[in-house]
RNA sequence: CUCUUAUCCGGAGUGGUGGAGGGACUGGCCCAGUGAAACCCGGCAACCAGCUUUGUUUUACAUAAAAGCAUGGUGCUAAUUCCAGCAGAAGUUUAACUUCUGACAGAUAAGAG
Numbered sequence: 001c002u003c004u005u006a007u008c009c010g011g012a013g014u015g016g017u018g019g020a021g022g023g024a025c026u027g028g029c030c031c032a033g034u035g036a037a038a039c040c041c042g043g044c045a046a047c048c049a050g051c052u053u054u055g056u057u058u059u060a061c062a063u064a065a066a067a068g069c070a071u072g073g074u075g076c077u078a079a080u081u082c083c084a085g086c087a088g089a090a091g092u093u094u095a096a097c098u099u100c101u102g103a104c105a106g107a108u109a110a111g112a113g
Stems, first nucleotide, its partner, number of pairs: 001113008013041001015040003021031003025085004042077003047073003050069005081105001086102007
């Protein structure tokens, strides 16, 4: 980098360093010297590993499943993935808007190449 599967309306700081950008892309709309990005610390969460308890099946070991812990590997820590972008349906109504559904794109985890 590519592919597969799962999740994305919940949660998380009045901290330190740092100094001008940031919210993937495009359009909007926002955040930001009352301090952006980045790094550190703290926190959230429970995807993978690990551990504990219950427990299906079993002679037994092992094992399905469920609940929990938060030790390790990640991740996340403004706004629903901030909203829309493509297609369809319904409504208002007559040219655009609203609502809903599904894709696309993106992010993260686990696995494969």

Predicted 3D model of a 113-nucleotide RNA (SAM riboswitch aptamer (S box leader)) from Desulfoscipio geothermicus. The prediction has a mean pLDDT of 85. The model forms 97% of the base pairs in the Rfam consensus. Its Rfam family is "SAM riboswitch aptamer (S box leader)". Rfam links the family to the GO term regulation of gene expression.